[in-house]
Molecule: c-di-GMP-I riboswitch aptamer
Organism: Paenibacillus oceani
RNA sequence: UCAUAUCAAUGGCAAACUUGCCGAAAGGCAGGGACACAAAGCUUCAGGUCUAACGCUCCACGCUCGAUGAGCCAUGACAGCUGGGCUGCCGAC
Numbered sequence: 001u002c003a004u005a006u007c008a009a010u011g012g013c014a015a016a017c018u019u020g021c022c023g024a025a026a027g028g029c030a031g032g033g034a035c036a037c038a039a040a041g042c043u044u045c046a047g048g049u050c051u052a053a054c055g056c057u058c059c060a061c062g063c064u065c066g067a068u069g070a071g072c073c074a075u076g077a078c079a080g081c082u083g084g085g086c087u088g089c090c091g092a093c
Base pairs, nucleotide, nucleotide: 012037017032018031019030020029021028022027035080041086042085043084045083046082047081048078049077050076055072056071057070058069
């Protein structure tokens, strides 16, 4: 110098909850707060999960319209769901 397991060390991050804001919602951002995390750093490439605004369809009534309701649908969201890609700290034998 390279490389590597684990114990360490320097640290990092921040679940639930809560306050404020954004959003139709899922959820996100900021503050507090710590459940956990060796990539819980970044990235929607693949799968999966969540929401259903817009849009479409259906029901009522003789017809038309059709509040409300129901169903379908991501272009929305989740990287702390799994896999992939990129990057990164320490370093025994």